RNA sequence: AGGAACUCUGGAGAAUCUCAUUUAUGAGUGCCGAAGGUGCAAGGCGAAAGCCGAAUCUCUCAGGCCAAAGGACAGAGCGGAACGA
Numbered sequence: 001a002g003g004a005a006c007u008c009u010g011g012a013g014a015a016u017c018u019c020a021u022u023u024a025u026g027a028g029u030g031c032c033g034a035a036g037g038u039g040c041a042a043g044g045c046g047a048a049a050g051c052c053g054a055a056u057c058u059c060u061c062a063g064g065c066c067a068a069a070g071g072a073c074a075g076a077g078c079g080g081a082a083c084g085a
Base pairs, nucleotide, nucleotide: 002083006077007076008075009074010073015029017028018027019026020025021024030065031064032063036061037059039057043052044051045050
């Protein structure tokens, strides 16, 4: 150099479904993937069993299905922690 956190902007998908009532909760059915989490390809290790191993892929546990909120990720700003040439 790079780099966390923080601020601003953009930011998808799927039910304004059914029932009950206290109208925002509970239950049911059907769906969605972009918080988080699960699984693994190449490759590496191992005598073997097996282990390690990425994603917006996969599963749908969690979460979500008008809006709002949240939101991976991207851009800009700020900043310069741990680590580090």
About this RNA
A computed fold for an 85-nucleotide RNA, annotated as Glycine riboswitch aptamer. Of the family's consensus pairs, 89% are formed in the model. Rfam family: Glycine riboswitch aptamer. Its family is annotated with glycine biosynthetic process in the Gene Ontology. The sequence was found by an Rfam model in a public genome assembly.